[in-house]
RNA sequence: GUGGAUGUAGCUCAAUGGUAGAGCGCUGCACUGUGGAUGCAGUGGUUGAGGGUUCGAGCCCCUUCAUCCACCCCU
Numbered sequence: 001g002u003g004g005a006u007g008u009a010g011c012u013c014a015a016u017g018g019u020a021g022a023g024c025g026c027u028g029c030a031c032u033g034u035g036g037a038u039g040c041a042g043u044g045g046u047u048g049a050g051g052g053u054u055c056g057a058g059c060c061c062c063u064u065c066a067u068c069c070a071c072c073c074c075u
Stems, first nucleotide, its partner, number of pairs: 001071007010024004018055001025043006048064005
């Protein structure tokens, strides 16, 4: 340089173009001699960034950034 994959909550991951969710975590309470476990309640987001299409975009299109993979060239 060419092609491709991934990017969403603190972490791991979902989400058919139609209200962005789950598990873990975190906080409080109950329980317990204390802790853990368990139960109940609560807590979570500029969907990497910018623009476009659409009544409506995490999803489609363009640009761009980061990480990873393959290939090409040079040494």
The RNA shown here (transfer RNA) has 75 nucleotides and comes from a Chloroflexota bacterium. Rfam family: tRNA. From the family's description: Transfer RNA (tRNA) molecules are approximately 80 nucleotides in length. By type it is a transfer RNA. Taxonomically the source falls in Chloroflexota (Bacteria, Bacillati).